[in-house]
């Protein structure tokens, strides 16, 4: 690089360098930022995914307890949203029923169906992002 498996609405500071962006891409937002952003160090800290410890198991868990070790995070749900479901709502067309007018055609009112748009609660999906296992 690619793949697979979880996991992702929860948590978590300062200080020095640095100097204008930054929120993964592409777009549309909308935050944060000269009260100092991205990226670097150091020192905190949160997190339990792998090591290690214990119970259980017998080839074995969706367990406990820590938090030294390997990593990882340390602004907003992975910031939201765009792909696909889709309750509900709205609009626009249709055809049919009943009415009310008209000699009549015709216009028009109401419940309900159908078709298509759009909005929107909720799901899923792809991307990405951590970890682990092996190519």
């Nucleotide at each position: 690089g690619a793949u697979u498996u979880a996991u992702a609405c929860a948590g978590a500071a300062g200080a020095a360098g640095g100097g204008a962006g930054a929120g993964a891409a592409u777009a549309g937002g909308c935050u944060c930022u000269g009260u100092g952003a991205a990226c670097u160090u150091c020192u905190g800290g949160c997190a339990a995914c792998c090591u290690g410890c214990c119970c259980u198991c017998a080839u074995u868990g969706u367990g406990g307890a820590a938090a030294a070790g390997g990593u990882g995070c340390u602004a907003a749900u992975u910031c939201c949203u765009a792909c696909c479901c889709g309750a509900u709502u709205u609009c626009a067309g249709a055809a049919a029923a009943c009415g009310g007018u008209u000699u009549a055609a015709g216009c028009u009112g109401u419940c309900g169906u159908c078709u298509g748009a759009a909005a929107c609660a909720g799901g899923g999906a792809a991307a990405u992002a951590u970890a682990a296992a092996g190519c």